[in-house]
RNA sequence: AAAGCCGAUCAGACAACCGCUGCCACGCGAGUGGGAGAGGAAAGUCCGGGCUCCAUAGAGCAGGAUGCCGGCUAACGGCCGGACGCCGCGAGGCGAGGAAUAGGGCCACAGAGACGAGCGUAUUUAGUUACGGUGAAACGCGGUAACCUCCAUCCGGAGCAACACCAAAUAGGCAGGCGAUGAAGCGGCUCGCUGAGUCUGCGGGUAGGUGGCUGGAGCCGGUCAGCAAUGACCGGCCUAGAGGAAUGGUUGUCCACGACAGAACCCGGCUUAUCGAUCGACUUUUCCA
RNA sequence: GGUGAUGUAGCUCAGUCGGUUAGAGCAUCGGAUUCAUAAUCCGGGGGUCGGUGGUUCAAGUCCACCCAUCACCACCA
Numbered sequence: 001a002a003a004g005c006c007g008a009u010c011a012g013a014c015a016a017c018c019g020c021u022g023c024c025a026c027g028c029g030a031g032u033g034g035g036a037g038a039g040g041a042a043a044g045u046c047c048g049g050g051c052u053c054c055a056u057a058g059a060g061c062a063g064g065a066u067g068c069c070g071g072c073u074a075a076c077g078g079c080c081g082g083a084c085g086c087c088g089c090g091a092g093g094c095g096a097g098g099a100a101u102a103g104g105g106c107c108a109c110a111g112a113g114a115c116g117a118g119c120g121u122a123u124u125u126a127g128u129u130a131c132g133g134u135g136a137a138a139c140g141c142g143g144u145a146a147c148c149u150c151c152a153u154c155c156g157g158a159g160c161a162a163c164a165c166c167a168a169a170u171a172g173g174c175a176g177g178c179g180a181u182g183a184a185g186c187g188g189c190u191c192g193c194u195g196a197g198u199c200u201g202c203g204g205g206u207a208g209g210u211g212g213c214u215g216g217a218g219c220c221g222g223u224c225a226g227c228a229a230u231g232a233c234c235g236g237c238c239u240a241g242a243g244g245a246a247u248g249g250u251u252g253u254c255c256a257c258g259a260c261a262g263a264a265c266c267c268g269g270c271u272u273a274u275c276g277a278u279c280g281a282c283u284u285u286u287c288c289a
Numbered sequence: 290g291g292u293g294a295u296g297u298a299g300c301u302c303a304g305u306c307g308g309u310u311a312g313a314g315c316a317u318c319g320g321a322u323u324c325a326u327a328a329u330c331c332g333g334g335g336g337u338c339g340g341u342g343g344u345u346c347a348a349g350u351c352c353a354c355c356c357a358u359c360a361c362c363a364c365c366a
Stems, first nucleotide, its partner, number of pairs: 001285004006280005012254007020037002023034004039260001043271002046269005051159004058191004063155005068082005084095004098150002103148002105144003115140001119132004163211004173202006184194002204365003218237008255258001290362007299315004308346001317333005339355005
């Protein structure tokens, strides 16, 4: 220098003006001033957890998930380390990967024969030994568990339209099912607990407000422990919270000319989409000293 | 915002425990019949099974991840 591989960060920048949604201060009020305002995936809802209600979430069966060994974590199917297998010259990448001697099932076509040992040829004291057009697998301790299953571990259900409170209005109506011989809670069943209404359809009314709601397994920096994931300690910071739903527009300057894309209870992962730019570690080849 | 289901020919659907070249009806095309059309009879074409990977000797079927479509869920009594 070229090609490559792994990780991290950023996601046009700056200024002016006009808006939009919360918050704070001042003001009796109209209003004025200050400060804040999407992401690395906010996405898919594929896993895991917090939170809320159903019993303080209990027992058994059924069902589901995971699957080398060890560690991390609130938890995980995630992450880290180490074996093993495959791919790559290499840095590295990929791997649902326990048990086939617990048992059952399946092994198409081809092939004489496809799962259980027989058959053919040669050979031997002896079913003793060897070989066997095909086929993924053949005369065997076969293969298949992303077929059933077994083993080990884990999992109660529902989801912020959860849930709690206030207010308004209406016909607390009709029909049917179940019910102290136990409905319903209990979203598969049984036991157990609570113990009286409950479910479906039709009909009627409301289309309002408040909380949950964002200070959190939080972010940044440093030190220490650890190979690492991660943890402990110290210091600093506050960084959207709507409810038809804000986060935008115009102008100017500059460049590399700007991708995928928009929060809706929150968080940790995975997966998918993404114009590009920068930094760091490493590998291979070539050249120069 | 949350929950659930579906995807096979132009349309409506089958496809069993994974097995040889994925079927049926309607539609479409060609021929026969008819003066002509319909009906009827005969014959044919048309599918990467929504997509991409994986497991397996072998995938429409099993597994994972995406894509598209559809349905349901307010409160009071």
The prediction has a mean pLDDT of 81. This is a predicted complex of two RNAs, RNase P RNA and transfer RNA, with 366 nucleotides together. It holds a member of the Rfam family "Bacterial RNase P class A". Rfam classes the family as a ribozyme.